[in-house]
């Protein structure tokens, strides 16, 4: 400094439930908790999943639509701790 690897250690994150605020809603934020995770660090780029407020069409509450989530769904790109060769 390079390429593959995860048995171990040090240090890291945090699903689900709870509370509180934001939001239409999916969810997201914080504190609490841990199910898990070698990228469960970032990026909605391609696809996939969720909701569908708003306009739209429809009229008896309905359809479809994302510009709204999601990287703890996958694929890409980027960046990286520790041990081992």
């Nucleotide at each position: 400094g390079a390429a593959a690897u995860g048995a171990a250690u040090a240090g890291g994150c945090a699903a689900a439930c709870u509370u509180a605020u934001c939001g239409a809603a999916a969810g997201a934020u914080a504190a609490g908790g841990a199910c898990g995770c070698a990228a469960a660090g970032c990026c909605a780029u391609g696809g996939g999943u969720c909701u569908a407020a708003a306009g739209a069409c429809g009229u008896u509450u309905g359809u479809a639509c994302a510009u709204g989530a999601u990287c703890g769904c996958c694929a890409g790109g980027c960046u990286g701790c520790c041990a081992c060769u």